[in-house]
RNA sequence: GGUUCCGUAGCCAAGUGGUAAGGCAACUGGCUGCAACCCAGCGAUCGUCUGUUCGACUCAGACCGGAACCU
Numbered sequence: 001g002g003u004u005c006c007g008u009a010g011c012c013a014a015g016u017g018g019u020a021a022g023g024c025a026a027c028u029g030g031c032u033g034c035a036a037c038c039c040a041g042c043g044a045u046c047g048u049c050u051g052u053u054c055g056a057c058u059c060a061g062a063c064c065g066g067a068a069c070c071u
Base pairs, nucleotide, nucleotide: 001070002069003068004067005066006065007064010024011023012022018054027041028040029039030038047063048062049061050060051059
C1' cells in the first nucleotide's frame, strides 16, 4: 500500500428495513437477627457524520477505532 471482516448497556451477546431478546455484573426492594443464597424490579438516540426511504441497528458514502490475510 491492497483485500476482507468487525464496532449494539459496565462485560458477553441476539436482532440485518416497521421504534433492540437473553445472560453476567451493578443498583433498589423483599426474605434474614446481620449477611449469603433465593425472589421481584431496574437501564442502551446500536462507533461518528451525511445520504436513500413514509420509516434505518439494518441499505449507500466518508471518517474513527480494531482484527485477519496478501504485498

Transfer RNA from an uncultured Clostridia bacterium, 71 nucleotides, folded computationally. Its Rfam family is "tRNA". Its family is annotated with triplet codon-amino acid adaptor activity in the Gene Ontology. The sequence was found in a public genome assembly.